[in-house]
Predicted 3D model of a 63-nucleotide RNA (Fluoride riboswitch aptamer (crcB RNA motif)) from Rhodopseudomonas sp. AAP120. The organism belongs to Rhodopseudomonas, within Bacteria. The model forms 100% of the base pairs in the Rfam consensus. It matches the Rfam family "Fluoride riboswitch aptamer (crcB RNA motif)". The family has 289 seed sequences and 2,293 matches in Rfam 15.1. Gene Ontology terms of the family: positive regulation of gene expression and response to fluoride.
Order: sequence, then C1' cells, then structure tokens
RNA sequence: CUGAGAAAUGGGGAUGGAGUCCCCCAAAACCGCCCGUCGUGGGCUGAUGACUCCUGCUGAGAG
Repeated sequence: CUGAGAAAUGGGGAUGGAGUCCCCCAAAACCGCCCGUCGUGGGCUGAUGACUCCUGCUGAGAG
C1' cells in the first nucleotide's frame, strides 16, 4: 500500500421532528411511480422502511 473478515462507531432507507423495531452501506448505502411522439411532454401516491405521537399541508362536518 492492497484484499478479505470481525467488532465498535458513523451514515442511509423520494418533503419536518421524536421513540421503538427492521433493513442496507463503509465511499458506498440513498436520490418515487406510470405513459410517451423521448421535446423544457403528460399523469399519479405519500411528511413513515414499518408502527405510534407531534408539526405542517389538504378535504368534510360541528361549535
């Protein structure tokens, strides 16, 4: 210096925060989906990886 493995730590899981659990990564993990004439086109879901709570947004009803 290079390769592999283990442990600890750290990071990540399409828009915010917290807790728990799960998964992934070691310079990677990650950076949503569909159609398309592939053009600077058209359409769609969701604040979660999953659950719970809070905040924000949207719709309806009541006071």